The prediction has a mean pLDDT of 84.
The RNA shown here (SAM riboswitch aptamer (S box leader)) has 104 nucleotides and comes from a Chloroflexota bacterium.
The model forms 97% of the base pairs in the Rfam consensus.
The source organism's lineage runs through Bacteria, Bacillati and Chloroflexota.
RNA sequence: GCCUUAUCAAGAGUGGCUGAGGGGCCGGCCCUAUGACGCCUGCCAACCUGUCGGACACGACAAGGUGGAAAAUCCGUCAGACCUCCAGGUCUGAAAGAUGACGC
Numbered sequence: 001g002c003c004u005u006a007u008c009a010a011g012a013g014u015g016g017c018u019g020a021g022g023g024g025c026c027g028g029c030c031c032u033a034u035g036a037c038g039c040c041u042g043c044c045a046a047c048c049u050g051u052c053g054g055a056c057a058c059g060a061c062a063a064g065g066u067g068g069a070a071a072a073u074c075c076g077u078c079a080g081a082c083c084u085c086c087a088g089g090u091c092u093g094a095a096a097g098a099u100g101a102c103g104c
Stems, first nucleotide, its partner, number of pairs: 001104002004101005013041001015040003021031003026076003043068002047065003050061004073096001077094007
């Protein structure tokens, strides 16, 4: 990097260091010196491993491997259905993206 598959409206610090960027791209709209990004630490969750319970389905724990911690994946694009005060809106699916797991 690619394939398959599952999930993506919940949850998570008034801590320490640092010091100017960040929210994937693009367009918006935002966050940020009342401290961004990053690191440490604590935390959240429970995908995989593990342990325990269970006949199975599944449940518990949170030691290990990942992951996460502004806003729905911050919003958008396409298709269909519906509503409409004609501005637009709602739902479903797809696309794109993120993360886990198996495989290449």